[in-house]
């Protein structure tokens, strides 16, 4: 000192949590010792049992048991003495409690001229003389007991006169005093007394007591200033209440009581009443200021089962005393009776919870007593409890092979760890023996100095010596001995917050203070290794502080976050201008008093040390006094003064108010006239109106009633709602200027009042319009809406209520100060003036400042000051409930339980719109052709099935992965088979040493078995190499996860974006560059710019292709020449041409002319093969979609291992009620069949690709020449083109299917192939809703070839060939791209949310 938490991110706002400290604490785990605190917070519940207050015989009699000696000699008598009894003094001290008490109870500070005090000190006086009872005892009666009772006698420091005496009291007088009951002094009246013990010289005098008074002390009572909790959803309370006169009563003032008068007193500065509570000193927190609390200790109060009441007495209205009642409890013989732990100790109950029925009066203090002593659960101690504070230990050194086991990691190693173990030491503690200090001062005795006073004595008073007595204690130091021996948990490692790995587990079991963790790779659950932190304790509840500036005195705020009251007036209150005096209440200062002590703080000191405890200091912030100082400042009193307010006087402007009166213009209805078929309404209808005459149109000095077109304006006026046609009356308020008076008369403003749109109410008018309700029509899945037709309250007036509103500027009045600019409205002023100034108010812009930012910005949200009112997370809720207000409806005031982690607030980025701008695509239009329908191929779904292997699934799966499933392929079924394996690599053993061929079994795998042969290069050894078998180690998986991953891939998209530095802005998030103004296909290029610059995209560089020079000439081509054929570049030849290959050129807006900003660019023309990126490909930016593949490949984890491997045989992947994609073929005559017959291009061929020729109707066969190909073959191109039939028909169309016969490919065409030929011959007559492709050599069309391939194409890829139509154009559908404004969306509109 902060931190987490609201977002994608950011800043403020809030709120919730965390980290500290403390506790009279508790409950979990755990626990070695000392010391010194503390210990029923709950039930002021109930208590068995012991014990807490008693003592004195030196006040008094009297004597049981018992004992002594004397006498006498036993019946007794005397001393002594427990215990009960009278008497004295104490039981009002101590010691518990915290119930009640919001009070003079406390606490502080006075005051008593209004009071009292036993024993204690001191200090004066006086103590004469006398009487009569009672207890106890005896004697007797009740009674069960407690206990009461009769009759005798007895004593006293008990008890009662009598006398003398100051004082108080009270009469009465006299001085002195005073605010007051105060002092002194005469007089009158009334009022005391006890003895006791030892001494004696018997006169006495000594101690103790007794009695009257002054003093002091100490303790009480009273009286008072101030201080002391919430609640106003308590606002009035008070009849002895408030004051007076007497009288009573008290120790003593007082309505304290009581008569009689008076009519008072308290109250918002909060009575009263409700509610909670002992209070302070202090103790915890905190920097302080605060806030919380009052356990233990000190003081004060108030209580003793509840309530009440007295008596005793110096003092009680008396815890452990009495009396009455009431409740409980005991005891009873049922007549009566005893109790009273909130002393100590135990019980019981309650409870999360809190101790022994302990020693002891040795010290300390008390009682009584002359002492000795008694008593003392006060106190001293000891016991329990880690309840807290404090200290001490559980060992130290050394010790590497880094031991062994764990645990991690593929291994190598790492880590637990110098940690252990081993060696060497020490003993605090621990056992065990030894040993005893201080806590004891002294009494009361005995020695003994010294003084007073006295005739002495006993004695007094001051000393000095000696002089019993220790619960604690088997105790504490201290000294020995033995021996590392007896001794470490607990929390916690995701952030916060210091600590991280592995296995388990699978949204489960669980964790969690918040934020959140857990759905198969959890650093967040559980467990283990390992780390962290505290330690005889560590956590976790719970309370208080603090952090929280989060109730803000220190020390917040209110435009948008919670907040400014609708508005005004104005009363208590706050708080106020310039001067002069005086005064001292506030307010500076100085001195005394208190402010207890302990406590906390500072020093020193005492226990080994600390806690702890002691001495002394400070401090104590307060409170009171003072003829004490001071006058700046506020207060208060006099006096003066104008700048604050006001007043009068002259002048503007106004939809300022009330009332009255009047006008036009609209709409609606009446009447009448003209006039016909609709009119009204809507996005389109319809309800509804109209031939019984509408709507339209004329007319009316017909009627009603409401609101004033234009002027009209970020214009005016009013406190605020609010005000609008003219005119007249009454009336308020504001503004300027000048000039005179008043002289602070001011501001603000809790209750109070009054005023308040609009809806609403109450009465009585009024009622054209427009309209809640309500009815109808539409709309819609419904439509109790939006929309149309009607339509009633009400909307208008009066007179009353109501009292709210996004009643706002969401911003309270009022004053003062502080850059500017540029409207308007109303005045004035400068000699004019379109100029400048000034004063009121009213708009925009803006500089500093200010704000979280948005913005405010002299009309402040700035700077200050004065008063007011108001907020304190969100929901719950402006709800309930109380009280008031209203006729009501409802209005004012105003919660809580529960429940969230958030809710709000500005601005940023995106992303979306059935927002809006600008642009672009075959996106829509415009056309041309198709699919949806028909048959078939082919993929999918679905279903079937032993099995139909997977996977691809909206755009972006579906003739897709597959560029080619009869076996194989193949992963699936089924059934046989195998287990170091169909396949690698080692390693040990063993045993061959090359292999080749056949027979038999079986479906094959595979097992049997046979024959040849054995590492042949000329000849030998080494190296090197091979195969079987067993055995280990591993081998194998198309098993799982594409949501663990690399790689590749689709897609948006060939869409034009998409980012960086550096600086600049902004608190930040971010923005600027990349926006703007043109252009482009394009973030393409130019201006301009807080921007400059780079990247990664575009374009360009590469390849086809169009045109063309060069160079070069076979296989290609043939123009000159020659040759030659039935024809034919067929042949020499040649190197022109087409043509092929290489290598150049050529196009670049280069020219022109326009437009345009003198740019970029765009239009148009020229010349070119080509003209504006010529035309086609390759080429795919940052990123999206957890998109798609674990089944190409590769991998991480998890899984299988005589199976999920792997081999083989057969099937299956080609099923089939159906549905859905892409495609073929048609449906005809722009065609169909028959003949005739031209014209490409790219390609491919040795396990080929076959020519010719001959054979088949064909498919093919047969044959083999030729070719590794610009040379041969595939290989006839088709449509085209001619000629001819066909004649609109289910056809000479259409060809599925089915019969048959055949071909080829293959070991094999049954499940399951293409292909021919014959014969038959289906649906189909151009295809609903929707849908697709396409912009030139393109669509359409028509053939050819390649991949895959023993075969098998309508698939994919390629290639010529004929060759079109259309495009006004961007409203409109669907993508996209850039700015722009809106948002409560951020998994981004498949959202997000309301209701039900």
């Nucleotide at each position: 000192a902060g931190a987490g938490u609201u977002u994608g991110a950011u800043c403020a706002u809030g709120g919730c949590u965390c980290g500290g400290a403390a506790c009279a604490a508790a409950c979990g785990c755990u626990g070695g010792c000392c010391g010194c605190g503390u210990g029923u917070c709950u039930u002021a519940g109930c208590c068995a049992u012991g014990c807490c207050a008693g003592u004195c015989u030196a006040g008094c009699g009297g004597c049981a048991a018992g004992g002594u000696c004397c006498g006498c000699c036993u019946u007794g008598c005397c001393c002594c003495u427990a215990g009960a009894g009278c008497g004295g003094c104490g039981g009002a001290c101590u010691g518990g409690u915290g119930a009640g008490u919001a009070a003079c109870a406390c606490c502080u500070g006075g005051g008593u001229g209004a009071u009292c005090u036993a024993c204690c000190u001191u200090u004066g006086g006086a103590a004469u003389g006398g009487g009569g009872a009672u207890a106890g005892c005896c004697c007797u009666u009740a009674g069960a007991a407690a206990u009461a009772c009769u009759g005798g006698g007895u004593a006293a420091u008990a008890c009662c006169g009598a006398a003398u005496a100051c004082a108080u009291u009270c009469g009465g007088c006299a001085c002195c005093g005073u605010g007051a009951g105060g002092g002194u002094g005469c007089u009158g009246a009334g009022g005391a007394a006890a003895g006791g013990u030892g001494c004696u010289a018997c006169g006495g005098a000594a101690c103790c007591g007794g009695u009257c008074g002054g003093a002091u002390a100490u303790g009480a009572c009273c009286c008072u200033g101030c201080u002391u909790c919430c609640g106003a959803u308590u606002a009035u309370c008070u009849a002895g209440u408030u004051g007076g006169u007497g009288a009573g009563g008290u120790a003593a003032a007082g309505g304290c009581c009581c008569a009689c008068c008076a009519c008072g007193g308290c109250u918002a500065u909060g009575a009263u009443c409700g509610g909670u509570a002992u209070g302070c000193g202090g103790c915890c927190u905190g920097a302080g200021a605060g806030g919380g609390u009052g356990u233990a200790u000190u003081c004060c109060c108030a209580c003793a089962u509840u309530g009440g009441g007295a008596c005793u007495g110096a003092u009680a209205u008396a815890c452990g005393g009495c009396c009455c009642a009431a409740a409980c409890u005991c005891c009873u013989a049922c007549g009566g009776g005893a109790g009273g732990c909130a002393a100590c100790a135990a019980c019981u109950a309650a409870g999360a919870a809190u101790a022994u029925u302990c020693c002891g009066c040795a010290a300390u203090g008390g009682a009584c007593g002359a002492a000795a002593g008694u008593c003392u659960g006060a106190c001293g101690g000891a016991g329990c409890g880690a309840c807290g504070c404090c200290g001490c230990g559980u060992g130290g050194a050394u010790g590497a092979u880094g031991a062994a086991g764990g645990c991690c990691g593929a291994a190598a190693g790492g880590u637990u760890g110098u940690a252990a173990a081993g060696u060497c030491c020490u003993u605090u503690u621990g056992c065990u023996g030894g040993g005893g200090a201080a806590g004891a001062a002294u009494a009361a005795g005995u020695c003994u100095g010294g003084g007073a006073g006295g005739g002495a004595a006993u004695g007094c008073c001051c000393g000095g010596a000696u002089g019993a007595u220790g619960a604690c204690a088997u105790g504490a130091a201290c000294c020995g001995g033995c021996g590392a021996a007896u001794a470490a948990g607990c929390c916690c490692c995701g952030g916060c917050u210091a600590a991280c790995u592995a296995c388990g587990u699978g949204c489960c079991a669980g964790c969690a203070g918040c934020c959140g963790c857990g759905g198969u790779a959890a650093c967040a659950c559980g467990u283990a290794g390992g780390g962290g932190g505290c330690a005889a304790g560590c956590g976790u509840u719970g309370u208080u502080c603090g952090g929280a500036a989060u109730u803000a005195c220190u020390g917040g705020g209110c435009g948008u976050a919670a907040a400014g009251g609708g508005c005004a007036u104005g009363u208590a209150g706050g708080c106020g201008g310039c001067u002069u005096u005086g005064u001292a209440a506030g307010c500076u200062u100085g001195g005394c008093g208190u402010g207890a002590a302990a406590u906390u703080c500072c020093a020193c000191g005492g226990c080994u040390u600390a806690a702890c405890c002691g001495u002394g200091g400070g401090a104590a912030u307060g409170c009171g006094u003072u003829u004490g100082a001071g006058a700046a400042c506020u207060g208060c009193g006099a006096g003066g003064c104008u700048u604050g307010a006001g007043u009068u006087a002259u002048g503007c402007a106004g939809a300022g108010g009330g009332a009255g009166c009047u006008a036009g213009a609209a709409u609606u209805c009446c009447u009448g006239g003209u006039g016909u078929a609709g009119g009204c309404g809507u996005g389109g209808a319809a309800u509804c109106u109209g031939u019984a005459g509408a709507g339209a149109u004329c007319a009316g000095a017909g009627a009603a009633c409401a609101a004033u077109a234009c002027c009209a304006a970020c214009g005016g006026c009013c406190a605020a709602u609010g005000c609008a046609a003219g005119c007249u009356c009454c009336u308020g308020g504001c503004c300027a200027a000048u000039a005179c008076c008043u002289g602070a008369c001011g501001c603000u403003g809790a209750g109070g009042u009054g005023c308040g749109a609009a809806a609403g109410u109450g009465u009585g008018g009024g009622g054209a319009u427009c309209a809640a309700a309500c009815a109808g029509g539409a709309u819609u899945a419904g439509a109790u809406a939006c929309c149309c037709u009607g339509g009633u309250a009400g909307u208008c007036c009066a007179c009353a209520c109501u009292g709210u509103a996004a009643a706002c500027g969401a911003u309270g009045u009022a004053c003062a100060c502080u850059a500017g600019g540029u409207g308007c409205u109303g005045g004035g002023g400068c000699g004019g003036a379109u100029g400048c100034u000034u004063c009121a108010g009213u708009g925009c812009u803006g500089u500093a400042g200010c704000u979280a930012a948005c913005g405010u910005g002299a009309u402040a949200a700035g700077u200050g000051u004065a008063c007011c009112g108001c907020c304190u997370g969100g929901g719950g809720a402006g709800u309930a409930u109380g009280c008031u207000c209203g006729c009501a409806a409802g209005g004012g005031u105003g919660a809580a339980a529960c429940u969230c982690a958030a809710a709000g607030g500005a601005a940023u980025u995106g992303a979306c719109g059935g927002g809006g701008g600008c642009c672009c695509g075959c996106a829509c239009a415009a056309g041309c052709g198709g699919u949806g329908g028909a048959g078939c191929a082919u993929g999918u779904g679905g279903u079937u099935u032993a099995a139909u292997u997977c996977g691809a699934u909206g755009g972006u799966a579906c003739g897709c992965g597959a560029g080619g499933a009869a076996c194989c392929u193949u992963a699936c079924c089924u059934g046989g088979g195998u287990u170091u394996g169909a396949c690698a690599u080692a390693c040990a053993g063993u045993g061959u040493g090359a292999u080749a061929g056949g027979u038999c079994a079986g479906a094959g795998a595979u097992g049997a078995u046979c024959u040849a042969g054995c590492g042949u290069a000329c000849c030998a050894a080494u190296c090197c190499g091979a195969c079987g078998c067993u055995g280990u180690a591993c081998a194998g998986g198309u098993g799982c996860u594409g949501c663990a991953u690399g790689g590749c891939u689709g897609u948006c998209g060939u869409c034009a974006g998409c980012u960086c530095g550096u600086g600049c802005c902004g608190u930040g998030a971010g923005g600027u560059g990349u926006u703007c103004g043109g252009u482009u296909a394009a973030g393409u290029c130019c201006c301009g710019c807080a921007a400059c610059g780079a990247g990664c995209g575009c374009a360009a560089c590469c390849c086809c292709u169009a045109c063309u020079g060069c160079c070069a000439g076979u296989u290609a081509g043939u123009a000159a020449c020659a040759g030659g054929u039935u024809a034919a570049g067929c042949u020499g030849a040649g190197g022109a041409c087409u043509c092929u290959g290489g290598c150049g050129g050529a196009a670049c807006u280069g020219c022109c002319g326009g437009u345009g900003a003198c740019a970029a660019a765009c239009c148009g023309g020229a010349g070119g093969a080509a003209g504006g990126u010529g035309g086609g490909g390759a080429u795919g930016a940052c990123g999206u979609c957890a998109a798609g593949u674990c089944a190409u490949c590769a991998u991480g984890g998890c899984c299988c291992u005589u199976a999920u491997g792997u081999c083989c045989a057969g099937g299956g992947c080609u099923a089939c009620a159906c549905a859905c994609g892409u495609g073929c073929u048609a449906c005809a005559a722009u065609g169909g069949g028959u003949g005739a017959g031209a014209c490409a291009g790219a390609g491919u061929g040795a396990c080929g690709u076959g020519a010719a020729g001959c054979c088949g109707c064909g498919a093919g066969g047969u044959g083999g020449a030729g070719c590794a190909a610009a040379u041969c073959g595939c290989a006839g191109a088709a449509a085209a083109u001619c000629a001819u039939c066909c004649g609109u028909a289910g056809u000479u169309c259409g060809g599925a299917c089915u019969g048959g016969a055949g071909u080829c490919u293959g070991a094999a065409a049954c499940c399951c192939g293409a292909c021919u030929c014959c014969a038959g011959c289906a649906a189909g007559g151009u295809g609903g809703a929707a849908u697709c492709g396409c912009u030139a050599g393109u669509a359409a069309u028509c053939g050819c070839g390649c991949c895959u391939c023993a075969g098998u194409u309508u698939g994919g890829c390629g290639c010529g060939g004929u060759g079109a139509c259309c495009a006004c154009g961007u409203u409109c559908c669907c993508g996209u791209g850039c700015g722009u404004g809106c948002c409560a969306c951020a998994c981004u509109c498949c959202a997000a949310c309301u209701g039900u």
Predicted 3D model of a 1396-nucleotide RNA (small-subunit ribosomal RNA) from an uncultured bacterium. Rfam family: Bacterial small subunit ribosomal RNA. Its mean pLDDT, the model's own confidence on a scale to 100, is 83.